[in-house]
RNA sequence: UUAGAGUUUGAUCCUGGCUCAGGAUGAACGCUGGCGGCGUGCCUAACACAUGCAAGUCGAACGAGGAUGUAAGGUGCUUGCACCGAGCAUCCGAGUGGCGGACGGGUGAGUAACGCGUGGGUAACCUGCCUCACACAGGGGGACAACAGCUGGAAACGGCUGCUAAUACCGCAUAAGCGCACGGUACCGCAUGGUAGAGUGUGAAAAGCUCCGGCAGUGUGAGAUGGGCCCGCGUUGGAUUAGGUAGUUGGUGGGGUAAAGGCCUACCAAGCCGACGAUCCAUAGCCGACCUGAGAGGGUGACCGGCCACAUUGGGACUGAGACACGGCCCAAACUCCUACGGGAGGCAGCAGUGGGGAAUAUUGCACAAUGGACGGAAGUCUGAACCAGCCAUGCCGCGUGCAGGAAUAAGGCCCUAUGGGUCGUAAACUGCUUUUGUGGUGGAGCAAUAAGUCGUACGUGUACGGCGAUGAGAGUACAUCACGAAUAAGCAUCGGCUAACUCCGUGCCAGCAGCCGCGGUAAUACGGAGGAUGCAAGCGUUAUCCGGAUUUAUUGGGUUUAAAGGGUGCGUAGGCUGUUCGACAAGUCAGGGGUGAAAGCCCGGCGCUUAACGCCGGAACUGCCUUUGAUACUGCCGAGCUGGAAUACGGAUGCCGUGGGAGGAAUGAGUAGUGUAGCGGUGAAAUGCAUAGAUAUUACUCAGAACACCGAUUGCGAAGGCAUCUCACGAAUCCGUCAUUGACGCUGAGGCACGAAAGCGUGGGGAUCAAACAGGAUUAGAUACCCUGGUAGUCCACGCAGUAAACGAUGAUAACUAACCGUCGGCGAUACACAGUCGGUGGCCAAGCGAAAGCGAUAAGUUAUCCACCUGGGGAGUACGUUCGCAAGAAUGAAACUCAAAGGAAUUGACGGGGGCCCGCACAAGCGGAGGAACAUGUGGUUUAAUUCGAUGAUACGCGAGGAACCUUACCCGGGCUCGAACGGCAAGUGAAGAGAAGCAGAGAUGCUGACGUCCUUCGGGACACUUGUCGAGGUGCUGCAUGGUUGUCGUCAGCUCGUGUCGUGAGAUGUUGGCUUAAGUGCCAUAACGAGCGCAACCCUUGUCGGUAGUUACCAUCAGGCAAAGCUGGGGACUCUACCGAGACUGCUACCGCAAGGUGUGAGGAAGGCGGGGAUGACGUCAAAUCAGCACGGCCCCUACGUCCGGGGCGACACACGUGUUACAAUGGCAGCUACAGAGGGAAGCCACCUGGUGACAGGGAGCAGAUCUCGAAAAGCUGUCUCAGUUCGGAUUGGAGUCUGCAACUCGACUCCAUGAAGCUGGAUUCGCUAGUAAUCGCGCAUCAGCCAUGGCGCGGUGAAUACGUUCCCGGGCCUUGCACACACCGCCCGUCAAG
Repeated sequence: UUAGAGUUUGAUCCUGGCUCAGGAUGAACGCUGGCGGCGUGCCUAACACAUGCAAGUCGAACGAGGAUGUAAGGUGCUUGCACCGAGCAUCCGAGUGGCGGACGGGUGAGUAACGCGUGGGUAACCUGCCUCACACAGGGGGACAACAGCUGGAAACGGCUGCUAAUACCGCAUAAGCGCACGGUACCGCAUGGUAGAGUGUGAAAAGCUCCGGCAGUGUGAGAUGGGCCCGCGUUGGAUUAGGUAGUUGGUGGGGUAAAGGCCUACCAAGCCGACGAUCCAUAGCCGACCUGAGAGGGUGACCGGCCACAUUGGGACUGAGACACGGCCCAAACUCCUACGGGAGGCAGCAGUGGGGAAUAUUGCACAAUGGACGGAAGUCUGAACCAGCCAUGCCGCGUGCAGGAAUAAGGCCCUAUGGGUCGUAAACUGCUUUUGUGGUGGAGCAAUAAGUCGUACGUGUACGGCGAUGAGAGUACAUCACGAAUAAGCAUCGGCUAACUCCGUGCCAGCAGCCGCGGUAAUACGGAGGAUGCAAGCGUUAUCCGGAUUUAUUGGGUUUAAAGGGUGCGUAGGCUGUUCGACAAGUCAGGGGUGAAAGCCCGGCGCUUAACGCCGGAACUGCCUUUGAUACUGCCGAGCUGGAAUACGGAUGCCGUGGGAGGAAUGAGUAGUGUAGCGGUGAAAUGCAUAGAUAUUACUCAGAACACCGAUUGCGAAGGCAUCUCACGAAUCCGUCAUUGACGCUGAGGCACGAAAGCGUGGGGAUCAAACAGGAUUAGAUACCCUGGUAGUCCACGCAGUAAACGAUGAUAACUAACCGUCGGCGAUACACAGUCGGUGGCCAAGCGAAAGCGAUAAGUUAUCCACCUGGGGAGUACGUUCGCAAGAAUGAAACUCAAAGGAAUUGACGGGGGCCCGCACAAGCGGAGGAACAUGUGGUUUAAUUCGAUGAUACGCGAGGAACCUUACCCGGGCUCGAACGGCAAGUGAAGAGAAGCAGAGAUGCUGACGUCCUUCGGGACACUUGUCGAGGUGCUGCAUGGUUGUCGUCAGCUCGUGUCGUGAGAUGUUGGCUUAAGUGCCAUAACGAGCGCAACCCUUGUCGGUAGUUACCAUCAGGCAAAGCUGGGGACUCUACCGAGACUGCUACCGCAAGGUGUGAGGAAGGCGGGGAUGACGUCAAAUCAGCACGGCCCCUACGUCCGGGGCGACACACGUGUUACAAUGGCAGCUACAGAGGGAAGCCACCUGGUGACAGGGAGCAGAUCUCGAAAAGCUGUCUCAGUUCGGAUUGGAGUCUGCAACUCGACUCCAUGAAGCUGGAUUCGCUAGUAAUCGCGCAUCAGCCAUGGCGCGGUGAAUACGUUCCCGGGCCUUGCACACACCGCCCGUCAAG
C1' cells in the first nucleotide's frame, strides 16, 4: 500500500471499445469579487526595435593639461595693493599603462551528440587573481601616444612632420631551481613509460610606487580553485530508410596543440561501421527534479539549481591565464538609419519599454541600506546582478462578511388533496453583545554587520578578537494602541441515471440541452423561467493538456477452437533453451567494507514568522555506478566420465508413399458394315436439337482419349498439398524386436531454401468425356440466372512460371506428468488363425481439471517447461502510396484522413420458417342451400349540402351504437329570444299566500302585455312557499379512449397460464409442464429430480328427453251420471295428458376382446337415454396503446350575453356512383281459386277485443268477457279438388296514376295500410365467396321488445314439415404440443443488400 460506475441484449454471461467520477497546470475564457502573507507571470514571432540605463576602475604606474587654494620668489610700484609665479595641497579627467570587459544577466534557435547523466582515466594536459616554501630584483638603451604644427573628409575617421614619460618596449649581467640536448644508476608501473640523485653542454628573469604601516615585481616547486581531452554504461520515433564510408579504417615520417588523436599532410596497406539496426528522414536542449500512480510505470523538463549551446545570419582569426568573445575586431549577407552620394553607423535571446503575432503573460519605478561582483592600499566609484516597491484572484495559505436570544411560525413568494396545510424560516423585524476587518488618531520597528578612526586583549609586529564609532531604498511600512460603529464585504455551478440535490409554469421533435446513455411530437424532476434544494466558496464553472481509473501493450499483469489473433507445410542459418556424475575457475549471482551518488526538493523530527503557506536546522533517503574482501548452491566457462534423450547397426513387418516403364477390362464417343422404321431426345410441362440423305434402338469389327466400378470401412500412407485397376524397376519413410555401436551428437527456429489443391499464364503435344465464355430454347414483369439443347478455352501429357484456398482439427512444434471403459489398424507375445500383457497409430464415451459457454478431456482447449508466429473496438481496408517478386493476372509488405458507440462470441426465452414430427376445428374434402347478376329494403364509403350531427373501419366496422329520426328525440343548419340562466342548493334585501295562474291581445313560436279569481300559519317578532334583484356554487353530446374507471369485441370454450419448496445452471433460465399410451381437455395412467399447489378443463346451475311420489284450478276426462244444435257444458273423478315441486336414473356399472394401467372397441345385454345424451349460462395468464370521454363516472385542457339554454323551420330521408347485409323473385317440388287439419312460446287496461252490423277492403259503428292455464290476439307450409302448360307467362311484383282507411297538434319535405289501374328489371347469375354434420341444413308460418303510428324485409324468441354427406387429413385457413434453424425481439406487415432519383 490496489474502490468503481454508465453504455451492445427482450433478458443473460463473456469479449471489447467509448464515456464518467480523482489529481495536476507558467494557463485561457464566462459570471462574480472584501483583506493579507508567500510564490509565479511572452508557452506564440531565436519577429522588428524608438528612448534611457545594464562594465568599469586605478593619479599609491606615467607624461602633459585644466580648476581651486596656498606660496618661496619675481615685477610694477600709489608700501599696501595688483600681476606673474617654481613648489605644495585638493579636485577633474582625454591619452599611455595595469587589472577587469571569458564573471554576473538573457534565450533554447541549433544539437540524437561523449551534448547530457553516471562512474572512471589523464604515465597525454593547462590554470590569472589566492595560500605556502625557497631564491631574487644589478646596470643600461631606443621608441610610440598624448601634445604642437600642417593637412584630408559632410561625417565617421584620419594622414604627414616634430617633441616626450612610465610598473609600456628591448638588449646586457646573475641562475638556487627550471627548460632543452647527450649519457648512465636506483626504484616503480597496466603498455607507451614514470619518479629520484649525480655528470656534461646550452637557454631564459625582474618595476617600481608610497601616507613608510605597506602595496606591487621575477623565477621555481607545492596547494587550492577552475577547466581541456579520453573511455564504460544509459539517453525519442520511423525498415513504406538496408546497406554506409576515400581522410574513409589502420600504419610510418613530418607538422600542429597546453595536451592524446587523420586534428593536418606525404607515402603504404584495404580496411572500418551495420538486423544487438549502420546510413538516411522526422522530432527534441540534457539533468537534479516536477505531475500522476499502490507500485512498476507513464507524462513533463516553466520557476529554483548543475551542464551545454547560442547572441541579426554565415565565416574567420586577434588579444589574453582563460574567448574564436551578447553590450570586442575583420569579412560576407539580409534589414534599418545618417549622408554633401564620395562614404559611414547599428544589432534588447541584459532591465524597463514599443510595434507585431496571439486565447494569453506586468512598471520606460526606488535605492546600492543589505548580499555578491570588478577595480583600488584605502576612502570610494561602478553594478537593471541582487534587495525592494508597482500591476494581475495566476497559484498556494490564512482571515472576514458577525454572535446570542427572538413565533402572532406575521406579511409576501412558491406548492398542495385548497374553509385548511406545507415551505422559504429563527430566516427577518426586534433586543442584547462583540469589533477580527474597515475608517480616523497616536506611537513605531528588526533588517546594521561594520568602514575610516579610536580604545583594549592575544601573541608569531600585522593579523585576529572584543568595546565605542557614520550609514535604511523598502517606510512612517510591519506591528502596537485608542475611538467609532453590525457597521465596509457572496457569489458561482448544479439538481434524469452515473452523481449530492424536486416541484410549478411556459414551450410542443419547435426553441433548445447533451461528458456517455440520451431528453423535447400537450400533463418534460433532462429545454426556458420561478420557488426550493445540493455542492464548493472569494471564488465558481467551462475549455485545453498530462497521469490515473485502463490488467485497454499485461516485467509486476493479458491473450490466439468459435469473440481480434497459429505462419499452408517441411528442412535449416543466426539466436534462444538444453539430460546425468565428478573436478576446477569465479563472469553472472549472494554477503561485508570503502568511494561516489552537489545543493535545493520529496519524506521524518524539531525550530522561527500570532497560525498556515513560507523559511531555518538535523536526520533519513537517493533503490545507481566504481572499487575491495569473501561464499560457490544455481547459471556460465574449462576438463574428465555416464546412458535414460538422439542417432546408427542387424532382423522382422506394413501401406491408395513418390518417380519412371509396361499391361488390362467396363463405360463413353466416333468410324465402317448389317438388321430395322418413325420417331428420338429432353422437361415440372415444353421447346431449341437429332432424324426418311434412315436417326434412336440393336449386332459385329475397328479407333481415340480420359478415368479406374465392386472390394471401400470413424481403414491405410504421407510434413502439408495430397494419394485407389494390375505389374516391373528405382527411391524414401514408419513401426516392432535385439539392447550391439556412438556418447548429448538435442529442441525450437527470425531471415533463407524447398514443397505446395484448384483455377490461371508461356511453349509444344493431345483432345473421348465434361464444360467457364458464347449461341439457341424455356421460365419470368424482366431472367445477361437456376432448367434444356449445343459448345470454345480448359480438363490430359512434357517443360517452365505462378504461390494462393473455409491450404480447417478454423486448435504451431517439442518434452514430461495426470482416473476408468469400449472398438479398430500394424508389430511383439517360442512352436499358434488363441491369449494376459506391451509398443506405435486411428476412433467413441467420460473422472479430475479447464472453459464465457458450446465444449475439450492421455491425439487436451488439463498441469508444467522451451522456442517461434500472431492479436489489441467496428467501418474505411487487406484499400491507397511506396517497395520487392511476377510475362500477365496478380502476390507479399501495408497506412492515414474521415466516421460510428458500438461491432462481436456463446447460450436463454419467445415469435417466425414456401423446416420436421404428432394432433384438432364445417379448415379442406363429400354434400345441401345461398351470396356475387335483377328490383327493392337497410347500413357504409364517396359526392353534394346552410346542415346532410357524432361514433364504429381487415378478420374483430358496414339491418353496428339505434329494442323503432314526421314535431319531440337531436347532439347538426338557418332564424328569433334569454343571461341565476331549462333544472337544483346556500346567503342578503325587497315584494307577494301558493296558484291548474283562467281569459283576452300581439307573435311563427319561445315569449311579451293586460289581468278576472284567490288570500296559509303566527306568540305579530316572524315562519313556510313563490317571484324580483345581487352573490357563491351552474351548464357544455366541447377536446383528449394515446391520462383513466367501468363495460365490451377478438384470439377462443383454444387447453393452456403460473406459483411455493427442492434440484440443475456463473447467469438469463431450466426442471415440474418433457417422454410413452390415452382423452373433447395439462383428461387420466405409467415413467421420471422433482414433490405439491393455484387460475383454467370437468363437475356443481338452468333447460330438454324417461319414470316415480306429492298436489289438482282456470288445465284434463278413462269410468259413472246429467245435458245440449254442438262443446268437460254440469255433477263428479285424481286414472291419463298437463301443470310445478321433490326424487330416481347413466357410472364403461355389466359382458367379450385389446391394453401394465388409464382407457379403447362392439349390429353386445339391459335401458327412455350409452360412453360429455341435446342445448344454454359460465371465457384462465394475457394480446391487439382494439372499441367506447356520445350510456355512465372521472384527471387535465377549453367556452362563460356562449362551445350554455328556449323556440319555429329545415336536416339526419340528398344521389352520377362503389361496397356490405337482407327481402322478393326469375316459376310447374310452381302460381291461382275453392274445401279442410294440426302448434308452441308469448302479449293484453289510454290494452286485447269475442260476437253483431256496414264497407270489395284497410277499417268503422255497436258490444260481452278478461289485469288472464278461465277472456282475447292467432297459424302457415302440409292435405284434397279444379285450373294454368313453359310464355317475360294466370311467373315476378318494382314503379307510377287514381281513390281511400288509420294513428297523430301535424303525414309536403318524410308514415303504414287498403282498393282499382299500371306491370319495370329479372329466365338461376363471371372471377370469387358464405353457412351448415341432425330434429341440424332447407322450408313454413306465429309471438315479443321498442312503439301514438311506422318505414321490421331488421333483432330476439317459438313451434310445424324435415333431408343429403363425411373416403380421408395430401393440400388451403386457424390453433395446440415437441423439435430444428435464425443476423428477427416494434418479433417475417421483421431484418436487410444493391441500383436509381430528389434534396

Model confidence (mean pLDDT): 84 of 100. This is a predicted structure of a 1399-nucleotide RNA (small-subunit ribosomal RNA) from an uncultured bacterium. It matches the Rfam family "Bacterial small subunit ribosomal RNA". Gene Ontology terms of the family: structural constituent of ribosome and ribosome. RNAcentral holds the sequence, with entries from ENA and SILVA.